[in-house]
RNA sequence: CGAGUCGGCCGGACGGUCGCGGCGGCACACCAGCCGUCGAGGAAAGUCCGGGCUCCACAGGGCAGGGUGAUCGGUAACACCGACCCGGGGUGACCCGCGGGAAAGUGCCACAGAGAACAGACCGCCGGUGCUCGCACCGGUAAGGGUGAAACGGUGGUGUAAGAGACCACCAGCGCCCGGGGUGACCCGGGCGGCUCGGCAAACCCCACCCGGAGCAAGGUCGAAAGGGACUGGUUCGCCAGUCCUGCCCGAGCGCUCGAGGGCUGCCCGCCCGAGCUCGGGGGUGGACCGCACGAGGUCGUUGGCAACAACGGCCCUAGAUGGAUGACCGUCGCCUGACCCUCGGGUCAGGGCACAGAACCCGGCUUACAGGCCGGCUCGUUCC
RNA sequence: GCGGGCGUAGCUCAAUGGUAGAGCCUCAGUCUUCCAAACUGAUGGUGCCGGUUCGAUCCCGGUCGCCCGCU
Numbered sequence: 001c002g003a004g005u006c007g008g009c010c011g012g013a014c015g016g017u018c019g020c021g022g023c024g025g026c027a028c029a030c031c032a033g034c035c036g037u038c039g040a041g042g043a044a045a046g047u048c049c050g051g052g053c054u055c056c057a058c059a060g061g062g063c064a065g066g067g068u069g070a071u072c073g074g075u076a077a078c079a080c081c082g083a084c085c086c087g088g089g090g091u092g093a094c095c096c097g098c099g100g101g102a103a104a105g106u107g108c109c110a111c112a113g114a115g116a117a118c119a120g121a122c123c124g125c126c127g128g129u130g131c132u133c134g135c136a137c138c139g140g141u142a143a144g145g146g147u148g149a150a151a152c153g154g155u156g157g158u159g160u161a162a163g164a165g166a167c168c169a170c171c172a173g174c175g176c177c178c179g180g181g182g183u184g185a186c187c188c189g190g191g192c193g194g195c196u197c198g199g200c201a202a203a204c205c206c207c208a209c210c211c212g213g214a215g216c217a218a219g220g221u222c223g224a225a226a227g228g229g230a231c232u233g234g235u236u237c238g239c240c241a242g243u244c245c246u247g248c249c250c251g252a253g254c255g256c257u258c259g260a261g262g263g264c265u266g267c268c269c270g271c272c273c274g275a276g277c278u279c280g281g282g283g284g285u286g287g288a289c290c291g292c293a294c295g296a297g298g299u300c301g302u303u304g305g306c307a308a309c310a311a312c313g314g315c316c317c318u319a320g321a322u323g324g325a326u327g328a329c330c331g332u333c334g335c336c337u338g339a340c341c342c343u344c345g346g347g348u349c350a351g352g353g354c355a356c357a358g359a360a361c362c363c364g365g366c367u368u369a370c371a372g373g374c375c376g377g378c379u380c381g382u383u384c385c
Numbered sequence: 386g387c388g389g390g391c392g393u394a395g396c397u398c399a400a401u402g403g404u405a406g407a408g409c410c411u412c413a414g415u416c417u418u419c420c421a422a423a424c425u426g427a428u429g430g431u432g433c434c435g436g437u438u439c440g441a442u443c444c445c446g447g448u449c450g451c452c453c454g455c456u
Stems, first nucleotide, its partner, number of pairs: 001381010012333007020039007041356001045367002048365005053215004060269004065211005071083004085099001086097004100206002105204002107200003122145002124141008153171006172196001174193008219290004227246008248282007261273003297316008334354003337350005386455007395409004403439001411427005432448005
């Protein structure tokens, strides 16, 4: 210098004017104003996982159902993260893996091919018989050819009519045993054995572990109203006004301890609450506040740890709407694009653009979208010293 | 907020891991003086990206779009 790989960060800056939401202060009982301060993100998104929080029997038993899947650790927890092992890819840095079980069982393996799972014989090879003399039949064989994604170990030798783990040596793989290393998955070395036992579990299934349900419209507090009842006062006896209580009225059906209905998700058992429940018609309200932003919080440092992370100490407070605020315009600068000039690196001008997107109970992750830019580690190649 | 389903040819639908098909449509030809009908033939597709598998419309993950239910 070129190519590559991994990780981190930013994602317009400054000033002015107008506007919007929250909070505080000042003026205000008309309208509504003035000042100060705070005001989106790395993904606020998708809602794919995991938790906090709240309510339901404080969470019961069984079946069903769902999820996860090497090992060790981190964490509140996880399908997340870190380290490591194994397998695969790459010259390498590094990347990818839903990575338990196929000698528990069942199932599937199209087409081609002789044969697709306790296999099989098309061509070939060998032996025998026959004869029309290069074919037919019978038998042996699985080394070679051929089919296929996959053909029942590989190479060499012995052996044989031809052959074959039939036998031998080495190698690969499987099982068992022993020694060493590691917390462990696993790795290294040695011995023995039968000689080889195909793939698919992101097919059913088996094994191990985990999972109660619902969701901030959770949940809680306060208020209003239709209608009904009681009392008081007035009255033209029709009613009107006020106060208090309840929280509406009408019809039908079922039920009130012989118990409807509900908590409790699908079913069964078991437990608990229980006087109302269901359907139809009519009417009223459709508000406020809490939950709600101090939290597994952020940031800096030290210590422990390879790391994820943890402990301790200092500092900081950082949106809170409820038809839903966070925007618009102007000026200067920065970046991109186009044209022109030229000393080849800049200058001038022009208009346009500056991504993805936007909180709604909160948090930890994952995934997806993203114009452009910055920084760092490492690898390979080439050249020079 | 919670949950479920679907995406296949221009349209409506099939295909339970093994060469993606049917009807209508379009185009061409035959027939007819011409058109229609009829007959024959053709074109054309699994929303997108990965993974498992020898092999994926089908199984798994992500993503995009549409529809439905409950509150």
Two RNAs folded together computationally: RNase P RNA and transfer RNA, 456 nucleotides in total. Rfam match: Bacterial RNase P class A.